This is a predicted structure of a 72-nucleotide RNA (transfer RNA) from a Blastocatellia bacterium. Its Rfam family is "tRNA". Rfam links the family to the GO term triplet codon-amino acid adaptor activity. The coordinates come from a structure-prediction model, not an experiment, and the mean pLDDT is 82. The same sequence occurs in records of 2 taxa.
RNA sequence: GCCGGCGUAGCUCAAUCGGCAGAGCAACUGUCUCGUAAGCAGUAGACGCCAGUUCGAAUCUGACCGCCGGCU
Numbered sequence: 001g002c003c004g005g006c007g008u009a010g011c012u013c014a015a016u017c018g019g020c021a022g023a024g025c026a027a028c029u030g031u032c033u034c035g036u037a038a039g040c041a042g043u044a045g046a047c048g049c050c051a052g053u054u055c056g057a058a059u060c061u062g063a064c065c066g067c068c069g070g071c072u
Base pairs, nucleotide, nucleotide: 001071002070003069004068005067006066007065010025011024012023013022019055027043028042029041030040031039048064050062051061052060
């Protein structure tokens, strides 16, 4: 330099044909306990970035950024 894949919560991952952004773990609060852990109830937290298409984009298209792999 060329080609391909990936980027969603602190971490690991979902989200069907474009139509309300979710789960588990972690964190926090409450409950329980002599106390801690576990259990139970609840709370907060994210679509890499910019444009385009569309009534509507995490999802489709383009550029850019980052990571991984292959080729040279």